FMN riboswitch aptamer (RFN element) from Vreelandella sedimenti, 169 nucleotides, folded computationally.

[in-house]
RNA sequence: GAACUUUCUCAGGGCGGGGUGUAAGUCCCCACCGGUGGUGAUGCCAUAUCUUUAUUGAUGCGGAUAAGCCCACGAGCGCUCAACCAGAGGUUUAACCUAACGGUUGAGGACAGCAGAUUCGGUGAGAUUCCGAAGCCGACGGUAAUAGUCCGGAUAAAAGAGAAGGUUU
Repeated sequence: GAACUUUCUCAGGGCGGGGUGUAAGUCCCCACCGGUGGUGAUGCCAUAUCUUUAUUGAUGCGGAUAAGCCCACGAGCGCUCAACCAGAGGUUUAACCUAACGGUUGAGGACAGCAGAUUCGGUGAGAUUCCGAAGCCGACGGUAAUAGUCCGGAUAAAAGAGAAGGUUU
């Protein structure tokens, strides 16, 4: 250094102003925000060789970093399955049975779907990534009124990131 493994830690930002109205951080005008991994050419750090008056220029290797809308992933809704609740209905003296609709909890990504959104110009060998411009997108439930920005599930979960230890090599 690599592979496997255990534990722990961390892991989301944003409504400011005005208008209408009984009422809006929800509508309208202006504003503001951008999870994780990959890819990625500016620029940055380190280094080797050649070169130069000169870290001056060139080339190579490595590191960190750079996309909301390129590729994939995550939470949420939904879906499937299981358990429980419930009980339209059926039989019925009591009582029992149980398929729908509905609810709660748990599990599931070799689960469909919701589920998303970008173009133009410039530079260049090369860019939906850089520079410039103009656009576009954003779970569910709640609400005196429709929410990316308020409240709630959530002191949760999680893509993943990191640290320490163990085993093997």
NCBI's taxonomy places the organism under Bacteria, Pseudomonadati, Gammaproteobacteria, Halomonadaceae, Vreelandella.